A computed fold for a 361-nucleotide RNA from a Chitinophagaceae bacterium, annotated as Bacterial RNase P class A. It was read from a public genome assembly, where an Rfam model found it. Rfam family: Bacterial RNase P class A. Gene Ontology terms of the family: tRNA processing, ribonuclease P activity and dimeric ribonuclease P complex. Rfam classes the family as a ribozyme. Lineage of the source: Bacteria > Pseudomonadati > Bacteroidota > Chitinophagales > Chitinophagaceae.
RNA sequence: CUACAGCGACGGGUUGUCGCCUUGCAUGUAUUUGCGGGGAGGAAAGUCCGGACAGUACAGAGUAGCGCACUACCUAACGGGUAGGCAUCCUGUAAAAAGGGUGACAGACAGUGCCACAGAAAAUAACCGCCGUAAGGUAAGGGUGAAAACGUAGUGUAAGAGACUACGAUAGGCCGCAGUGAUGCGGCAGAUGGGCAAACCUUGCGUACUGAAAUGCCAAAUAAGCAGGCGCCUGAGGGCUACUCGCCCGAUGCUUGUGGGUUGGCAGAUAGAGGUGAAAUGCGAAUUUCAUCCCAGAUAAAUGACGACCAUUCCGGGUUUACCCCGGGAACAGGAUCCGGCUUAUAGUUGUUGUGGUUUU
Numbered sequence: 001c002u003a004c005a006g007c008g009a010c011g012g013g014u015u016g017u018c019g020c021c022u023u024g025c026a027u028g029u030a031u032u033u034g035c036g037g038g039g040a041g042g043a044a045a046g047u048c049c050g051g052a053c054a055g056u057a058c059a060g061a062g063u064a065g066c067g068c069a070c071u072a073c074c075u076a077a078c079g080g081g082u083a084g085g086c087a088u089c090c091u092g093u094a095a096a097a098a099g100g101g102u103g104a105c106a107g108a109c110a111g112u113g114c115c116a117c118a119g120a121a122a123a124u125a126a127c128c129g130c131c132g133u134a135a136g137g138u139a140a141g142g143g144u145g146a147a148a149a150c151g152u153a154g155u156g157u158a159a160g161a162g163a164c165u166a167c168g169a170u171a172g173g174c175c176g177c178a179g180u181g182a183u184g185c186g187g188c189a190g191a192u193g194g195g196c197a198a199a200c201c202u203u204g205c206g207u208a209c210u211g212a213a214a215u216g217c218c219a220a221a222u223a224a225g226c227a228g229g230c231g232c233c234u235g236a237g238g239g240c241u242a243c244u245c246g247c248c249c250g251a252u253g254c255u256u257g258u259g260g261g262u263u264g265g266c267a268g269a270u271a272g273a274g275g276u277g278a279a280a281u282g283c284g285a286a287u288u289u290c291a292u293c294c295c296a297g298a299u300a301a302a303u304g305a306c307g308a309c310c311a312u313u314c315c316g317g318g319u320u321u322a323c324c325c326c327g328g329g330a331a332c333a334g335g336a337u338c339c340g341g342c343u344u345a346u347a348g349u350u351g352u353u354g355u356g357g358u359u360u361u
Base pairs, nucleotide, nucleotide: 001357002356003355004354005353006352007351008350009349010348012310013309014308015307016306017305018304020039021038022037023036024035025034026033041332045343046342048341049340050339051338052337053211054210055209056208060245061244062243063242065207066206067205068204069203070084071083072082073081074080085105086103087102088101089100090099106202107201111200112199113196114195115194127142128141129138130137131136150168151167152166153165154164155163169192170191173188174187175186176185177184178183215267216266217265218264225258226257227256228255229254230253237249238248239247240246274293275292276291277290278289279288280287281286312330313329314328315327316326317325318324
């Protein structure tokens, strides 16, 4: 310098004229005037998770449904994050190491089930073959297959075989050392088909529902509406609750139909699990302390239009080659109770880490 990969940041600034929303002070009753303050995002999107908050309830228990699943830590919590472990893939190497990607990562010794086709057979094995006069023996060799009764070598045998021996492999058990732990290393004894739980299932942990059109308050209006059904403590109906048991509320009541009135105002509603800066602790996510700031609050829903200059950068042209001049362009996209995550979209600029290549300097 270049290619790839990982993790981030920004994604505009200043100003003029006019316009819009909100707020403070004055003016003053006209949304009038004047002077100030503030006015869209990294995802505001998706509505996929978790909560704060509000309401029903304060009496639970069981079953079901749903969710999660390696270890430790962070957090209000999470199916999130950080750091590790194991497995596997990529790159790389003589072999490694280092680096990066992915993991729907509890359990296959609780049980049931599945493994197409091919093949004799997919776990209660015998097609070709080998041994044997035969009866029969055999599973070393061959074939099929993703996978065929643990592997290699030897002893032994009629021929063979974990039948036996040596060294190994695999999953589990016990012991020791290191570690908070998942695990790693080593040793001992025994055993020998394997895969699938993104099959049913088992185990452990968690889980009430609704949702700001929630919910609360004020004002106003009407036809003490009409008809039917059930009921009034011998309990209609309702709630906790998806179901069962249990518990609680409950009477000019509950419910079906029909008809009329109200569609107004205030709160919720933005001072917070808040932002910014510094220090300390920690591998880190993050936490603590100090300082400082108040950064939309609309309700048919504002935050804009036009112009100039500048910054970053791209394309085209010019030339006096100077970060010069001229022209054109620059993404995804917009709040509505709020916050923390995840996922998706994104022109361009830029920082840093790692791996490979090149060798101008």